[in-house]
């Protein structure tokens, strides 16, 4: 320097779960009572790997205990949803900014 990856941009497809009950409001909302969903966000955290401590043991090494680092469509349900609508992990296809990888 670099196709590609990556990413924010455009469309498309996209689950779960009470149109839940009481005031209030024209409704949305507001308040207050329970019930649920998990795929915005965001929490915890296994093995591997790496260092310490201790035993054994010449020494590699092993065993045990601890710190570090490590994930998800797992795991809690803050948060955020429970009719349409919005929102949506993530998938596909365009066309492409930078970070960073290559």
């Nucleotide at each position: 320097g670099g196709a590609c990856g990556g990413g924010a941009c455009u469309c498309u497809g996209g689950a779960g779960a009470g149109g839940a009950c009481u005031c209030u409001u024209a409704a949305a909302u507001g308040a207050g009572u329970c019930g649920c969903c998990g795929a915005a966000g965001g929490u915890g955290a296994a093995a591997a790997c790496a260092g310490g401590u201790a035993a054994u043991g010449a020494a590699c090494a092993u065993u045990a205990c601890u710190u570090g680092c490590a994930a998800a469509u797992c795991u809690c349900u803050c948060a955020g949803g429970c009719a349409a609508a919005a929102g949506g992990a993530c998938a596909g296809a365009g066309a492409c900014a930078a970070a960073c990888g290559a």

A computed fold for a 102-nucleotide RNA, annotated as Glycine riboswitch aptamer.